[in-house]
Molecule: small-subunit ribosomal RNA
Organism: metagenome
């Protein structure tokens, strides 16, 4: 809260009704008069009254006691009925009165009624079991007292009960309900305002008074506190309206007024009422209104933007034309108002009572609502958004700062995220924001959720409560289901009317209140009772299999150990040693013995058990399961919270045992290190018993029982059939164990009659990750330890299954000068040249593993040049555009290092022309925009270009398969240099790449022959000439090679092997060609270009010097170390390419560099030009040399304005290192390497470099197992800025929370026990005592006071529970860049 009892009870005031109100008595306040006190107050004397108090009388009901009768009845009792006895009432007031009396308003007893309460029950009503026991007036009875009343409510006594796992005791938290917010519901949350109930009035305890209270503005005690005081005493409680402080984020006036409504008290008048009616404050919240309305585009001005054209603010402004709400100003003005009371009148009446009508009188709010007139667009918009979520875009500012943030997450120079402007969105007198609830969340899942891998099935089983339960019959009627009754206050929500100008608000009516309770009445399902059933479950009989389980008792293999024999030098072990054992005889091999453990072979996705487990062989005891078929019992079933039992390894105790193998330990190795993987020993345990322990990835990661729900094929054990007899083979049923599989199921993997399917019972469990299976309590343990289990902090995930990719010290197949085989360098010398680093006033910038380093640089003395020192200059060396002189340009002179500066001459062009002068082009000067920048950013860019890789890849359309990311094609069988090509295929097609198409070598024909050529023929010193078109050569065109042809392998394929014909054979060599992207991969300094800087400089221009420096390192070459050679002297034989500011001949001079010199040649004609190695002869004879030339001195040529810094070259002189290169390491598969020479660009010059060209010209390839690098399937990942990836733990450093802690200090409770105030009850009352009785003595009754029981505060001692604190301690979080290692993720390098 709800329903209901009271037969266990009360009820002042109000109503109805019955009956009375008779007759005495004694006091007292007030008040006088004395006193005490500071006040609070008070104390005696004395008078008086009564609706105050009493004594007696009356008693119809009522009450009590006693005992009959009658109906009812929950058997307890209740009601009627007539008897006997008993003992209880009263007050009167007013007004009228004809004086009888009437009215009215109190009083007394019953009676019944409303209306209020008490008290009992049922049901309902937070959390914690890390609260499991509680409990002596406890539970009952019984008899007493007490109460309006029932009752351990309270006493004696007697029993030992009672609550409690459906959560008692205990902690904690908290008023409850209608309602009220939210939700579709069902639910959650909540208890303001209004109402209903309950408590509580300073805190604690009491009781008195009363109908009613243990009393909010009443009393007594005792406490905190404050006040007051003359120190002796007193006094007070705003959680009542206002207000004050105080405390908080936070909450109003010390109004008015009783005119209305209710309330008290009075006959009333009226009097109290902060109850209430109204007014103040607050935009707190609901509602409504308004801040104008129409027109108005040169689309004004300003703003911001901008590709400069414009857009945008915007019909918005001005402008013109109108309206007048709500604020002002006048003016007018209710309704709330009915009584009552007075005053007239009427009616009734004995009556001026009552009752009817007229008027007068009452308004706090308030002159307020609300009307009417006037002026006047006048006085009246904020707020927040604008990255997605979410409606809304741009500029500047800032540069990981500053800052923003509800999640994600912006911010490091182009920010729609931050701060401003601009414009936009949204809501508006509000808007944001913070807390707070519900929703959304099906995210606690009753509605409506899950546990194989994501969190999640107890390791197993037996079993209690508990939950669920086969078929029929009757019955009963608790659930159930109908229909009635009574209730479910009111208000609120809903629905309809209606009243305030709407609305809010406010009446009126309905409807609802899902609920409880009591009647009737059904009987299908569950439940209860009763009786059968046999399908479920047992039981008995009769077969089977089998490492099921305990105990005894036995064997044979092998290891190792001792004893001996033979034998002699090793053996053991590893990657590879080594410790280790052996000449004291080991390992090897024989005999013999000893001793522990374990049980090859059969051995099987075979068997048994609940699991955990369980294997030689025989006995004994024992549990369980399966098949056949008959009998039996007759639901005896399933599940199980707790509880109990079992329970691997390891580990613990006590006693044994002890071969083997083996934590811990030793040693030897590995390694940076090795407390490890390896190897040699080697205790404990490993065994046996008896006791604990109770854990495991104890897993089928999958609880137990039914039922149902295509199949296909093995296997165990049993049975029935046929056929046949064979160990078999068909078919079939039950039960087990596998494997694929429909249907369905899943997030996907999978599962799939042995379910993860479809359903039903019952248990057990989960709700983000860390913290954490921890603390801290409790329980178990001999102990390690188990079990039960948090929270503070922290994070924006953590995680499952699957895709794509990448990587593997994963695996298949397969290529590449990748290894291998060669053959030649590099790395050691000395020099050249580039870097680095150092230096410097500059050593200009860039390039940085391959893919930077003889790169940009195909050429740094000056220039280049971009750098430094210094002088200079500033519309500028360059470009347009204006004005203004002036052609233009050419020389010449003086000062400077030049850059320029000053100065002088000489010239007059060109186009039109009105003859003035205009105009191009170029010059000079003024001024304005602008010009200029090798200044920043290649991580803002375009374009180039590197590199994976000339690897064979990389993509799309349609279709298909997947929920989906994706697959598929493109995999797979073969082939290939190739995703080359055939053959299959749910694919079937296409792009982009490969191939060829294109240039160049090689071969042939053709055409054409001049500068080339030169067989015939004439000629010359000479192809020089004449001829010659054959040949070489040149340069156009065409042919030719395609696996085309045979053989043989291969699928009758693509192809591949051999062969033949060819010049040339399986892409014939060589170039060019470079998918799809990878590397923020290089270049803002080639060039373009965004932005951002600079602008008397970071532009420009000049002289000089600097890029050339020089302990040092690296990189690419050069030239050598020598005889395959150096040197000398003769002798041959290319190609390609370049020439007029050029190449430059014969000749002449110089040892030579060179010089003179000038022919020819714009070139198949002349010239550079000499090819050089080779071949031929000669020296030299292994030496730091006749190898080697580097360094140094001298003398020269060349080129350039200039060779000092800092050029090539040449001649004589010097005559260094160097004797074939550590570790490592590069390039080459043929015209290749290697070795030679020559050309050319750039170039005044200046070549070991770079780019071309010929000469001479080799070796090797078993083969792919290694090392790189790549292709393609697969495979595993915890990776995806993708193994340069992830990551983990100790320590060190800060910072937060938590524990534990000698301790300390609260708080809140519990046992004992002192102490006791007021106060009731009991007792006592020798003291005081008006009513009543008295025989007048006194009594009866009261009262002060005593004790007694209880008992508040208050104390002593001990306890529990919490909650602060607490040196020091322990682990746990968290923190861009600490330190050590690599455990983990690939086979993660020892799974």
């Nucleotide at each position: 809260g709800u329903g209901g009892g009271u037969a266990a009870c009360c009820u002042a005031c109000c109503c109805c009704u019955a009956a009375g109100a008779c007759u005495g008595g004694g006091a007292u306040a007030a008040c006088a008069c004395c006193g005490g006190g500071a006040a609070a107050c008070u104390g005696g004397u004395g008078c008086u009254a009564a609706u105050a108090c009493u004594g007696g009388a009356u008693a119809a009901g009522a009450c009590c006691a006693c005992a009959g009768g009658a109906g009812c009845u929950u058997c307890g009792g209740c009601u009627c009925c007539a008897g006997u006895g008993g003992g209880a009432a009263a007050a009167g007031g007013u007004g009228c009165u004809u004086c009888g009396g009437c009215a009215u308003c109190a009083c007394u007893u019953g009676g019944g009624g409303a209306u209020g309460g008490g008290c009992c029950c049922g049901c309902g009503g937070u959390c914690c079991a890390u609260u499991a026991g509680a409990u002596u007036g406890u539970u009952g009875g019984u008899g007493a007292g007490g109460u309006a009343a029932c009752g351990g409510c309270u006493c004696a006594c007697c029993a030992a009960g009672u609550c409690g796992a459906a959560g008692a005791u205990g902690g904690a938290u908290a008023g409850c309900u209608g309602g009220u917010c939210u939700g579709a519901g069902a639910g959650g949350a909540u208890g303001a305002u209004c109402a209903g109930c309950c408590a509580c009035a300073c805190u604690g305890g009491a009781a008195c008074u009363g109908a009613g209270a243990c009393a909010c503005g009443g009393u007594c005690c005792a406490g905190a506190c404050u006040c007051c005081u003359a120190c002796g005493g007193g006094a007070g409680g705003c959680a009542g309206c206002a207000g004050u402080g105080a405390g908080g984020a936070a909450u109003a006036u010390u109004g008015c007024g009783c005119a209305a409504u209710g309330g008290g008290c009075g006959a009333a008048a009226g009097c109290c009422u902060g109850a209430c009616g109204c007014a103040g404050c607050c935009a707190u919240g609901c509602c409504g209104c308004g801040u104008g309305u129409g027109u108005g585009a040169u689309g004004a001005a300003g703003g911001c933007c901008u590709u400069c054209g414009g857009g945008u603010u915007g019909u918005a402004a001005a402008g013109c034309a109108c309206u007048g709400u709500c604020a002002g100003a006048g003016g007018g003005g209710a309704a709330g108002a009915g009584c009552a009371a007075c005053u007239c009148g009427g009616u009734u009446u004995a009556a001026u009572a009552u009752c009817c009508g007229a008027g007068u009188c009452c308004g706090a709010c308030g002159g307020u609502a609300c009307c009417c007139u006037c002026a006047a667009a006048g006085g009246a918009a904020g707020c927040a958004c604008c990255g997605g979520c979410u409606a809304a875009c741009u500029c500047c500012g800032u540069g990981c700062c500053a800052g923003c943030a509800g999640c994600c997450g912006c911010g490091g120079u182009a920010a729609a995220a931050c701060g401003g402007g601009g414009g936009g969105u949204g809501c508006u007198a509000g808007c944001g924001u913070u807390g707070u609830u519900c929703g959304g969340a099906a995210u606690c899942a009753c509605u409506g959720g899950g546990c194989g891998u994501a969190a999640a099935g107890c390791g197993u089983g037996c079993g209690u409560a508990g939950g669920c339960g086969g078929c029929c019959u009757g019955u009963u009627a608790a659930g159930c289901c109908a229909g009635g009754u009574g209730u479910g206050a009111a208000a609120u929500c809903c629905u309809g009317c209606g009243g305030c100008u709407c609305a809010a608000c406010c009446g009126c009516a309905g409807a609802a209140c899902u609920g409880c309770a009591u009647c009737u009445g059904g009987a299908a399902c569950u439940g209860g009772c009763a009786g059968g059933c046999u399908a479920g479950a047992g039981u008995u009989c009769g077969g089977u299999a089998g490492a099921g389980g305990g105990a005894a008792g036995g064997g044979g293999a092998a290891u190792u150990c001792c004893c001996g024999g033979u034998g002699g030098a090793g053996a053991g072990g590893u990657g590879a040693a080594a410790u280790u054992c052996g000449u004291a005889g080991a390992g090897a091999u024989c005999g013999g013995g000893a001793g522990g453990a374990a049980u090859a072979c059969c051995a099987g996705u075979g068997g048994c058990g609940a699991a955990g487990g369980c294997g030689c062989c025989u006995u004994c005891c024992u549990g369980g399961a399966c098949c056949u078929g008959a009998a039996c019992u007759g639901a005896c079933g399933c599940u199980g919270a707790g509880g109990c039992a079992c329970g691997a390894a390891a580990g613990c105790g006590u006693g044994g045992g002890g071969a083997g193998c083996a934590a811990a330990c030793a040693g030897g190795a590995u390694u940076a290190g090795a407390u490890a993987c390896c190897c040699u020993g080697g205790u404990a345990g490993u065994c046996c018993a008896c006791g604990c322990c109770g854990u495991a990835a104890a897993c089928g990661a999958u609880g137990a029982g039914c039922a149902c729900u295509a199949g296909a094929u093995g296997u165990u054990g049993c049975g029935g059939g046929g056929a046949u007899u064979g160990a078999c083979c068909c078919u079939u049923g039950c039960a087990g164990u596998g494997u694929c599989g429909u249907a369905g199921c899943u997030a996907a993997c999978g599962c799939g009659u042995u379910a993860a399917g479809u359903g039903c019972u019952c248990c057990g469990c989960c709700u983000g990750g860390g913290a954490a299976g921890u603390a801290c309590g409790g329980c178990c343990g001999c102990g390690a330890g188990g079990c039960u289990a948090a929270a503070a902090c922290u994070c924006a995930a953590a995680g499952g299954a699957a895709u794509u990719g990448u990587c593997g010290g994963g695996g298949g197949c397969c290529c590449g000068c990748a290894c291998a085989a060669g053959c030649g360098g590099u790395g050691g010398a000395g020099g050249a040249u580039g870097u680095g680093g150092u230096u410097u006033a500059a050593u200009u910038c860039g390039a940085u593993u391959c893919a930077a380093c003889g790169c940009g640089a195909a050429g740094a003395a000056c220039c280049u040049u971009a750098c430094c020192u210094g002088g200079a200059u500033u519309u500028g060396a360059c470009a347009u555009g204006g004005g203004g002189a002036g052609a233009a340009g050419u020389c010449c002179u003086g000062a400077g290092a030049g850059a320029c500066c000053a100065g002088g001459a000489c010239g007059u062009g060109c186009c039109c022309u009105u003859c003035g002068g205009g105009g191009a082009a170029c010059u000079c000067c003024c001024g304005c925009a602008c010009a200029g920048g090798u200044g920043c950013u290649g991580c803002a860019u375009g374009g180039c270009u590197g590199u994976c890789g000339u690897c064979a890849g990389c993509u799309c359309g349609u279709g298909u398969c997947g929920u989906g990311a994706g697959a598929u094609g493109u995999u797979g069988g073969g082939u290939u240099a190739a995703g080359u090509c055939c053959c299959g295929c749910a694919a079937c097609g296409a792009g982009c790449g490969c191939a060829a198409c294109c240039c160049u070598c090689g071969u042939g024909c053709u055409u054409a022959g001049u500068u080339a050529c030169c067989a015939u023929c004439a000629u010359u010193a000479a192809g020089u000439u004449g001829g010659g078109g054959a040949c070489u050569c040149u340069a156009g065109g065409c042919a030719u090679a395609c696996u085309g042809c045979c053989g043989g392998u291969g699928u009758g394929a693509a192809a591949c092997c051999g062969g033949a014909g060819g010049a040339a054979g399986g892409u014939g060599g060589g170039g060019a060609c470079g998918a799809c992207g990878u590397c923020a991969a290089g270049u803002c300094a080639u060039c373009a270009u965004g932005g951002c800087c600079u602008u008397u400089a970071u532009g420009u221009c000049c002289a000089g010097g600097g890029c050339u420096a020089c302990a040092c390192a690296c990189g690419u070459c050069c030239u050598a170390c020598a005889a395959u050679g150096a040197c000398c002297g003769g002798u041959a034989c290319a190609a390609u390419g370049g020439g007029c500011g050029c190449c430059g001949a014969a000749c002449c001079c110089g040892c030579g560099a060179g010089g003179g010199g000038g022919a020819a040649c714009a070139a198949a004609u002349c010239c550079c030009a000499a090819a050089a190695a080779a071949c031929c002869g000669g020296u030299c004879c292994c030496a730091g040399u006749u190898c080697g030339g580097a360094u140094u001195g001298g003398a020269g040529u060349c080129u350039g304005c200039a060779a000092c810094u800092c050029g090539a070259c040449u001649c004589c002189a010097u005559g260094a290192a160097g004797u074939c290169g550590g570790a490592a390491u590069c390039g080459c598969u043929a015209g290749u390497a290697a070795u030679c020479g020559c050309g050319u660009a750039u170039c005044a010059g200046c070549a070991u470099g770079a780019c071309g060209c010929g000469g001479u010209g080799a070796a090797u390839a078993c083969g792919u197992u290694c090392c790189c690098g790549g292709g393609c399937c697969u495979u595993g990942u915890a990776c995806a800025c993708a193994c340069c990836g992830c990551c983990c733990g100790c320590c060190a450093c800060a910072c937060c929370a938590c524990g534990a802690a000698a301790g300390c200090c609260g708080a809140u409770u519990g046992g004992a026990c002192c102490u006791a105030a007021a106060g009731u009850c009991g007792u006592u009352g020798a003291g005081c005592u008006a009513a009543c009785c008295u025989u007048c003595g006194g009594g009866a009754g009261g009262c002060a006071g005593g004790c007694g029981c209880c008992u508040a505060c208050g104390g002593u001692c001990u306890g529990a529970u919490u909650g602060g604190u607490g040196a020091u301690u322990g682990g746990g979080g968290u923190g861009a860049a600490g330190u050590c290692g690599u455990a983990a993720c690939a086979a993660g390098g020892u799974a």